The prediction has a mean pLDDT of 85. The RNA shown here (small-subunit ribosomal RNA) has 1406 nucleotides and comes from an uncultured bacterium.
RNA sequence: GAGUUUGAUCCUGGCUCAGAACGAACGCUGGCGGCGUGGAUAAGACAUGCAAGUCGGACGAGAUUUUCCGUUGUAGCAAUACGAUGGAAAGUCUAGUGGCGAACGGGUGCUUAACACGUGGGCAAUCUGUCUUAAAGUGGGGGAUAGCUCGGCGAAAGCCGAAUUAAUACCGCAUGUGAUUAGAGUGGACAUCCAUUCAAAAUUAAAGGUGGCGCAAGCUACCGCUUUUUGAGGAGCCCGCGGCCUAUCAGCUUGUUGGUGAGGUAACGGCUCACCAAGGCUUUGACGGGUAGCUGGUCUGAGAGGACGACCAGCCACACUGGGACUGAGACACGGCCCAGACACCUACGGGUGGCAGCAGUCGAGAAUUUUUCUCAAUGGGGGAAACCCUGAAGGAGCGACGCCGCGUGGAGGAUGAAGGUCUUCGGAUUGUAAACUCCUGUCAUUGGGGAACAAGUCGCUUACGUUAACUGCGUGAGCGUUGAUAGUACCCGAAGAGGAAGAGACGGCUAACUCUGUGCCAGCAGCCGCGGUAAUACAGAGGUCUCAAGCGUUGUUCGGAUUCAUUGGGCGUAAAGGGUGCGUAGGCGGCGCGGUAAGUCGGGUGUGAAAUCUUGGAGCUUAACUCCGAAACUGCAUUCGAUACUGCCGUGCUUGAGGACUGGAGAGGAGACUGGAAUUUACGGUGUAGCGGUGAAAUGCGUAGAUAUCGUAAGGAAGACCAGUGGCGAAGGCGGGUCUCUGGACAGUUCCUGACGCUGAGGCACGAAGGCCAGGGGAGCAAACGGGAUUAGAUACCCCGGUAGUCCUGGCAGUAAACGGUGCACGUUUGGUGUGGGAGGAUUCGACCCCUUCUGCGCCGGAGCUAACGCGUUAAACGUGCCGCCUGGGGAGUACGGUCGCAAGAUUAAAACUCAAAGAAAUUGACGGGGGCCCGCACAAGCGGUGGAGUAUGUGGCUCAAUUCGAUGCAACGCGAAGAACCUUACCUGGCCUUGACAUGCAUCUCUAAGCUGGUGAAAGCCAGUGAGUCCCGAAAGGGACAAUUUGCACAGGUGCUGCAUGGCUGUCGUCAGCUCGUGUCGUGAGAUGUUGGGUUAAGUCCCGCAACGAGCGCAACCCCUGUCCUAUGUUGCCAUCAUUCAGUUGGGGACUCAUAGGAGACUGCCGGUGACAAACCGGAGGAAGGUGGGGAUGACGUCAAGUCAUCAUGCCCCUUAUGUCCAGGGCUACACACGUGCUACAUUGGCGCAUACAAAGGGCAGCAAUACCGCGAGGUGGAGCGAAUCCCAUAAAGUGCGUCUCGGUUCGGAUUGGAGGCUGAAAUUCGCCUCCAUGAAGGUGGAGUUGCUAGUAAUCGCGGAUCAGCAAUGCCGCGGUGAAUACGUUCCCGGGCCUUGCACACAC
Repeated sequence: GAGUUUGAUCCUGGCUCAGAACGAACGCUGGCGGCGUGGAUAAGACAUGCAAGUCGGACGAGAUUUUCCGUUGUAGCAAUACGAUGGAAAGUCUAGUGGCGAACGGGUGCUUAACACGUGGGCAAUCUGUCUUAAAGUGGGGGAUAGCUCGGCGAAAGCCGAAUUAAUACCGCAUGUGAUUAGAGUGGACAUCCAUUCAAAAUUAAAGGUGGCGCAAGCUACCGCUUUUUGAGGAGCCCGCGGCCUAUCAGCUUGUUGGUGAGGUAACGGCUCACCAAGGCUUUGACGGGUAGCUGGUCUGAGAGGACGACCAGCCACACUGGGACUGAGACACGGCCCAGACACCUACGGGUGGCAGCAGUCGAGAAUUUUUCUCAAUGGGGGAAACCCUGAAGGAGCGACGCCGCGUGGAGGAUGAAGGUCUUCGGAUUGUAAACUCCUGUCAUUGGGGAACAAGUCGCUUACGUUAACUGCGUGAGCGUUGAUAGUACCCGAAGAGGAAGAGACGGCUAACUCUGUGCCAGCAGCCGCGGUAAUACAGAGGUCUCAAGCGUUGUUCGGAUUCAUUGGGCGUAAAGGGUGCGUAGGCGGCGCGGUAAGUCGGGUGUGAAAUCUUGGAGCUUAACUCCGAAACUGCAUUCGAUACUGCCGUGCUUGAGGACUGGAGAGGAGACUGGAAUUUACGGUGUAGCGGUGAAAUGCGUAGAUAUCGUAAGGAAGACCAGUGGCGAAGGCGGGUCUCUGGACAGUUCCUGACGCUGAGGCACGAAGGCCAGGGGAGCAAACGGGAUUAGAUACCCCGGUAGUCCUGGCAGUAAACGGUGCACGUUUGGUGUGGGAGGAUUCGACCCCUUCUGCGCCGGAGCUAACGCGUUAAACGUGCCGCCUGGGGAGUACGGUCGCAAGAUUAAAACUCAAAGAAAUUGACGGGGGCCCGCACAAGCGGUGGAGUAUGUGGCUCAAUUCGAUGCAACGCGAAGAACCUUACCUGGCCUUGACAUGCAUCUCUAAGCUGGUGAAAGCCAGUGAGUCCCGAAAGGGACAAUUUGCACAGGUGCUGCAUGGCUGUCGUCAGCUCGUGUCGUGAGAUGUUGGGUUAAGUCCCGCAACGAGCGCAACCCCUGUCCUAUGUUGCCAUCAUUCAGUUGGGGACUCAUAGGAGACUGCCGGUGACAAACCGGAGGAAGGUGGGGAUGACGUCAAGUCAUCAUGCCCCUUAUGUCCAGGGCUACACACGUGCUACAUUGGCGCAUACAAAGGGCAGCAAUACCGCGAGGUGGAGCGAAUCCCAUAAAGUGCGUCUCGGUUCGGAUUGGAGGCUGAAAUUCGCCUCCAUGAAGGUGGAGUUGCUAGUAAUCGCGGAUCAGCAAUGCCGCGGUGAAUACGUUCCCGGGCCUUGCACACAC
């Protein structure tokens, strides 16, 4: 920095990621080299080999080689050769005595929280082999012992005895330069002491070896030895400071703390011991527990920090486990000893042996860590006089991509943009200049050849100089020769040939990189958020792309990001977080002035801060990694000199902080005692009678044994009406009738006293509501528990009737609360307004009040500022200071265990495992509320008529069936798709056929036939057979070609098959509700708000006014159509007033009227009055055919319901292809215990029936409507004038009206059902049509709970027409006209809707 809580926002807050690193491990892959690095686990166990020896110039012995000498044997003439033996010399080897080394080097990290380590000091409290400096000495003796030999024991390891022998082994003696011990003087120091000088006394040394010279004695060189001294290096001891966790470890300690004396040590010291005293340590964390080697440094980080302590370097500790000492200069000793233990091995069972945390290596455990390699050539170590020997230290090589670094896997050209792959909208795109192909290069690897540095020394030979009396020797120098594990390696040259050399991960966001296929909440992925339920850029595969690259990913760990423990650098009103409150201890912090000091602080110097590392300047390997040289740095510690502002300390003053004194008033401040009245209850008595009480309604309960009610008297307990007030007091809890006594605090005034006496406060102490506990009282009312009655699905509740603890008092315990202002205490600073309690002053007044000033409390509003916002705002949540408490994701959990307290209940302190990716704060927009306000709607109310009951029609569910095709399902499915299911329709079922198909296009092919007609079979479809006309062009014709047609084959057709949750289009619904938005501006960190809210008004976001808004868009309204009035124009098929005429507008005629068709006018709150805000508008009125939208229609904003429709159509994907396609016959969609919706007809007298008679509108009509006429009771039939229609027809409108009849009866109501006879349509009327006539004459007497429509030409009622249609199940639907009401007080309630507001833990939104 990012992701992740939300619909969105801001904040808090956790989780997660991107970075770097690693002694790593695992997966896939793997060309070369350089430099590093590699048992982190089992300090588990170890086979085998090696890792510490060396010196013969300390010593004796043994073996052996060579040479010389002497003696002697054999062979030989002899020289000589071969032997034996003795001696001498020179070598080599072996064990032993002796010396030095073995205490270094190498390994590991067990122990250890410690002077172990780091850093800085001290030792006047110390030691020190070899080395170094200086001085002195090295005389003369003695006795042993290993080895060897012999004997003995034993399996072995080994041991014992005897004899003999040497030394630089061991022991006396001499000497004493010196040293040590005690004394005196001088100087120094830190108390003991140190240095130096003096004198005397005591104690105390030694070893030789090899050379040279020399007859020898002896001299001399070197190496040794002894004593003392100096230094270097090393070691020991002491001290200051520094660095882990835990208080759920708070007290620890008896050699403990100190002293005296002694012992011991190299040395101080309780180090050890005897005695004496009772100390010592600790909240600045003792003691205990856990963990851990420490450091230089390493990793990370901007830094401060955090984590770590591999390799390299310093120190420590350890060496199978535990203990102990010996030797030695040095050890309490890794490859030494002794004891004990465990383990392992050998054994003759008696006894022995061993210690890889040295280098390799083995087993084991483990995710995991290498060769049983080469050399002492270099560096270093041990021994030696030296040569030299030893050295698993070291130098090298080997193995491992374990890490870092470098190089390569080719370079240039090359478009038909090849093939193949992938995708595709089928056009193409991409892989991709990539390949092929052409021209080059030659790193690395391969191969051939050459070929290093690291080497200087030592030594040998020659030689010069010095040392010495002299040579040898020794020292210095020169020349020549000699020494390489790595290694035939690095490196160089040549050759050949692009030839041998690329993968891993990722591709939803974070995070660079996208498509196809498969899969279908399966398989799987995943670091977090999250993907996957049929169109997955998230799974799996593929193509492509991206990132790194001999590596790439994963896992683990550390730091970072995380300011998420915050010193730098956080917080605590509501997100986690202020202790319930006060007093006060330690601690922290602290007013004004002067002087001193110099601890803190600041500056300079000095010492130290190992090297390596890091940084930096250079240098060397071809570069880099790596290495070397120099510088800087090492932020620290110590010491010294200086400064003195601030802090500290010491001293001395001051008064403003703090406190005291005096005066005064206010107050439910506290404690104790006393006391009054109202009310409740109870008791007694009186009056009085049937109820009382209680609730939403009731019941339990009380009452005729007299309640309730009412009057009187009495008892007893508790609580304090009114006053009473965001009034008062108190630290908080809390405090309320009155009086008295005792008592705390605050406030104001005076400015008299003290002189910083202050603030805070871990622990501690005290107080601490209600409830609870213990003991004793008290008990009226109330009331947990409990009993009963109700409510309810239940009701362990809410409501009611009772009722015990308790509530009250005294004494004690408990110690918690939303103990809240959810805000710790104290001090200071910072604009204001207003109210109220207490006090003082001023002004004024007769005196007051009001008013002004001021101090102190309690509130409200609000500025700056703060805050995430809300809000806070001189009573801060502002700005500062001091101190205390507390927080660090949610849950688990304020829980468990442990401790403390408590009689108990419990309180307090206070985790972890596990689990989630959130939990949360504030604010925003919606939706919602049995929240509020305003308003509207046939929403209710007021009315009229229905429905729900009957019969029947129709649709649906259910059931049934071979099939009862499919869809529609709350409103918004159910007389819906369907404006017509007997066949067809038809999608369903049964059966029979067809397969390029019933239908389209194209290609190839076959044949002339296809349509039509005829025949056979068949239920038909179909199958089989026969006949067979055609269109166009060329041609006289014959004939040919093309089209059309057929056969066969291929592409394909076809699907009412699936998905309406993949879609388009269309539609329903909220709703004809008044809303839904935008631009700019403004406000807000932001989501958003404002506008659109408010005051009026409207049918309306309609209009007006106001307003940080100003405008605009989609909606509203208007524009459109019908209708209502008038005018104009035109009059046929329409009309007929006037004039003729007729049966008849029939005809002449007419255009006046009606009507029709066009075009206009008219209505706009325009006019008047009132109300209203001088508005919008509303109310009333005039005029007018019509008045406030005249009535009706069309018109449906942003959106909601994954609403409906893949079966109107279109369409993606999937599915079927001799079938899920197509054709045909028959059946089904019409079934029927039942349930529901929507209708029709009724139940009758406002009626039925009969006769007569009046008045419409709107439609339809040629495969049609059909008149007059005739037949039939009728449906209808015959027949056909007229009419493609303002002309003719359907076509008599009906209710109505007039007259008559019926008379309350299941009827002259009602018409279902059934029987019979007919008619019509149609191939066809059985399943399954309609109509007529005759007969039959069911239920039904106005319909329960409930529910529905309608506000005027409406409801109700009456008929007429049309679409579909051969016919019709139409009582449906869509229209038309006739007759023609009632009611609306009003908006409390039910339903739906709009606006504002409020709450919210809801947002797929109750």
The sequence is in RNAcentral, with records from ENA.
It matches the Rfam family "Bacterial small subunit ribosomal RNA".